Overview
Model confidence (mean pLDDT): 76 of 100. This is a predicted structure of a 401-nucleotide RNA (Bacterial RNase P class A) from an uncultured Acidobacteriia bacterium.
């Protein structure tokens, strides 16, 4: 100084024109009503108009509404401690475990501090299951090859021919020190010990169990006593065990309420059809289930509300190690219903390379590239994505001293 990778911030700016969508004032036509009022069209002013994740909808609320005596099955979900929060499965601090890397003791192994970094980190001594391939064995310890005792013995060797001796092999016990498999193999070093081995016994290390200290607890201990030392792993396998949880969602729900056709009261005796009328004929109804007025009730359409001022934002001070919590000032910043927030040129940044000048720096001229993604009742987290640009780590390169 280049590259990559990992976190973290930021998430293009101006300015004109032509548009979208809400509010609010206002005008202009128009329409219903005696009236008070109340639509409808459309211009014109003013002001609002997407995000750090608005996403996935994964976790906890707020909210609404339906169920609910209490308690247990089932389900699910979370699991060291402490603490924050309105609550979480979330964050903050701390404790243990693992990686990485420094340094120090140090032949080496290993052991001690520091860094930094990760962790679903209850219970494998309830019980029932698994554990590939390899390997004698993956768990009521086990016997391949070795090693050791005992027996039989093919054969050899030596003889004084009487024997003496070594033994492949075979059987039967002992044995986890060796060797070999594994990811993992029944506590390790070393000395006793033994027919060979073995916590069998010791010494040191390790590891359990009681205290005792320290610490609010996780825990930790260079501290005492003790135990030869047991049961390998997986519970993100069934389980145990502590702790939590009602259900469904703003299409929740509330209010208003049309025309049509059902429901209910009251009134009603005539009411349809044939027909140009008239008379006529028919057909229902007349003990109230006809038509017809007329009131009443539910729902539908369509309206309005929830809706957005909130566990709120910003500045600043204060507590505390953080999370977070207090105080004081200002602010108000979409509300919308299948869904508005855009385009289109300038100018400016940025990202590539091209031409032209210039030893270079660079000017300058024409391209050009700029991300992930977009509110739908609202909030805190989590996870994912995410262009250049800035920060911060680490890993590799090249240069120079």
């Nucleotide at each position: 100084c280049c590259u990559g990778c990992c976190g973290g911030a930021u998430g293009g700016g101006c300015a004109a024109c032509c548009g979208c969508u809400g509010g609010u004032u206002u005008c202009u036509c128009u329409g219903g009503g005696c009236a008070a009022c109340u639509g409808g069209a459309g211009g014109a002013g003013c002001g609002g108009g997407a995000g750090g994740a608005a996403a996935g909808u994964c976790c906890g609320g707020u909210c609404u509404c339906c169920a609910u005596a209490g308690g247990g099955c089932a389900g699910c979900a979370u699991g060291c401690c402490g603490g924050c929060u309105a609550a979480c499965g979330g964050c903050c601090g701390g404790g243990g475990g693992g990686g990485c890397u420094c340094g120090c003791u140090c032949a080496c192994a290993a052991g001690c501090g520091g860094g930094u970094u990760u962790u679903a980190c209850g219970g494998a001594a309830a019980g029932u299951g698994c554990c590939a391939c390899a390997g004698a064995a993956a768990a009521u310890g086990u016997a391949c090859c070795g090693c050791c005792c005992g027996g039989c013995a093919a054969g050899g060797a030596c003889u004084u021919c009487g024997g003496u001796u070594c033994g492949a092999g075979c059987c039967g016990g002992g044995u986890a020190a060796g060797g070999g498999u594994g990811a993992a193999a029944a506590g390790g070093u070393g000395c006793g010990g033994u027919a060979a081995g073995a916590g069998c016994g010791c010494a040191c290390c390790g590891c359990g169990g009681c205290g005792g200290c320290a610490g609010u607890a996780a825990u930790g201990u260079u501290c005492g006593c003790u135990g030869g030392c047991a049961g390998g792993g997986c519970a993100a396998a069934c389980c145990c065990c502590a702790u939590g949880c009602g259900g469904a969602g703003c299409a929740a729900g509330a209010c208003c309420a049309a025309a049509u056709a059902g429901g209910g009261g009251a009134g009603g005796a005539g009411g349809a059809g044939c027909g140009g009328c008239u008379c006529g004929c028919u057909c229902c109804g007349u003990u109230a289930c006809a038509a017809c007025u007329u009131c009443c009730g539910g729902g539908u359409a369509g309206g309005u509300c929830g809706c957005u001022g909130g566990a709120g934002c910003c500045g600043g001070g204060g507590a505390g190690a953080g999370a977070u919590c207090u105080c004081c000032g200002g602010c108000c910043a979409a509300g919308a219903g299948g869904a508005a927030u855009g385009g289109u040129u300038g100018c400016c940044g940025u990202c590539c390379a091209c031409c032209g000048c210039g030893c270079a720096a660079g000017c300058g001229g024409a391209g050009u590239u700029c991300a992930c993604a977009a509110a739908a009742a609202c909030c805190g987290g989590c996870u994912u994505a995410u262009a250049g640009u800035c920060c911060g780590g680490c890993a590799g390169g090249c240069c120079u001293a």